The RNA shown here (Bacterial large signal recognition particle RNA) has 264 nucleotides and comes from Meiothermus sp. The model forms 95% of the base pairs in the Rfam consensus. Its Rfam family is "Bacterial large signal recognition particle RNA". The literature on the family includes a 2009 paper in RNA Biol by Rosenblad et al., "Kinship in the SRP RNA family". From the family's description: The signal recognition particle (SRP) is a universally conserved ribonucleoprotein involved in the co-translational targeting of proteins to membranes. Clan: SRP clan. The family's RNA type in Rfam is non-coding RNA gene.

């Protein structure tokens, strides 16, 4: 150096998560990579950190180590969007008070103001209207226990005559119904009604005094307020993006390392 047979090893790896930790099952990435059984209220194990069974391959393209590169994941930072909570924030918008510079309106056909009276308001009375009840009026209304008159019949009497009395007829009481003309009483979210009295404030109106301002709509000035809206500041949430940083890192590339027996 070559050949044969073995052995260690290999037959995927990684991220987040979970876990005291490791590996697996489940998710994701890279990739295409022996089979079977187990397993999220999970399974197996303990730093040589899946277990059990079977199979293939083999000291190198394949195993081991280091470096390069980087798919991808995770965390951090920043930006944007959405929705949310808090803060009146020298903002916008809104509200109130004040001023009267501008503007507008009004005013010598008399402003603001003052005085007197009336009305709106309250109380009482009257009148009217409306409603209710009662009286009055009309009709009806009692087998008997209401009235009148009482046929027939009944009773008393020798008779003359007399008595009670049903029905019919006439009337009436309670009741029922009607009419609303009249009378009485009562009531009110009753009245362009009348009389008397009271009236704090406000509004309005009439008359008088007086003689130049007045109003505050809009703009401007001053002050104050609220946070329902927009904006702003701060906090946390979700989503998207950016790239900064950190960390892990598949595949790929480069370099190095790696056993035993026999025969030639």
């Nucleotide at each position: 150096c070559c050949g044969u047979g073995c052995u260690a090893g290999a037959c995927g790896g990684g991220g987040a998560g979970u876990u005291a930790g490791c590996g697996g099952u489940g998710c994701c990435c890279u990739a295409c990579a022996c089979c079977c059984g187990c397993a999220a209220a999970c399974c197996g194990c303990u730093a040589c950190a899946g277990c059990g069974g079977g199979g293939u391959u083999c000291a190198a393209u394949u195993c081991c180590c280091a470096c390069c590169c980087c798919c991808g994941g995770u965390g951090u930072u920043c930006u944007c969007u959405u929705g949310u909570g808090a803060g009146g924030c020298u903002g916008g918008g809104c509200c109130c008070u004040u001023u009267a510079a501008g503007u507008a309106g009004u005013g010598u056909u008399g402003a603001g103001g003052g005085c007197a009276g009336g009305g709106u308001c309250c109380u009482g009375c009257g009148c009217g209207g409306c409603g209710g009840a009662g009286c009055c009026c009309u009709g009806u209304g009692a087998a008997c226990c209401c009235c009148g008159c009482c046929a027939g019949g009944u009773c008393c009497g020798g008779g003359a005559g007399g008595a009670a009395g049903c029905a019919a007829c006439g009337g009436u009481a309670a009741g029922c119904a009607g009419a609303u003309c009249g009378c009485u009483c009562c009531g009110g979210g009753u009245g362009c009604c009348g009389c008397a009295g009271g009236g704090a404030a406000a509004c309005u109106u009439u008359g008088c005094c007086g003689g130049a301002g007045c109003u505050g709509g809009c703009u401007g000035g001053a002050g104050g307020g609220a946070u329902g809206c927009c904006g702003c500041u701060c906090g946390g949430a979700a989503g998207a993006g950016a790239u900064u940083c950190a960390u892990c890192a598949a595949a790929g590339g480069u370099g190095g390392g790696u056993g035993c027996a026999c025969g030639g």
It is recorded under the gene name ffs.